[in-house]
RNA sequence: GCGGGUAUAGCACAGUGGCAGUGCACCAGCUUCCCAAGCUGGCCACGCGGGUUCGAUUCCCGCUACCCGCU
Numbered sequence: 001g002c003g004g005g006u007a008u009a010g011c012a013c014a015g016u017g018g019c020a021g022u023g024c025a026c027c028a029g030c031u032u033c034c035c036a037a038g039c040u041g042g043c044c045a046c047g048c049g050g051g052u053u054c055g056a057u058u059c060c061c062g063c064u065a066c067c068c069g070c071u
Base pairs, nucleotide, nucleotide: 001070002069003068004067005066006065007064010024011023012022013021018054026042027041028040029039030038047063048062049061050060051059
């Protein structure tokens, strides 16, 4: 330098044009003599900029970061 992939919550991952979900973690409550475990509830997110569309996390273009391959 070229090509490909990934980017969603504190962490690990789903999601596929119309409501953004799961587990763990965290907070509160219940339970317990206490702790742990368990149960219930709560909090938190679509890398950035543009385009297409009635509507974009999803499709297209560019940028950034990381990973892989080639040279």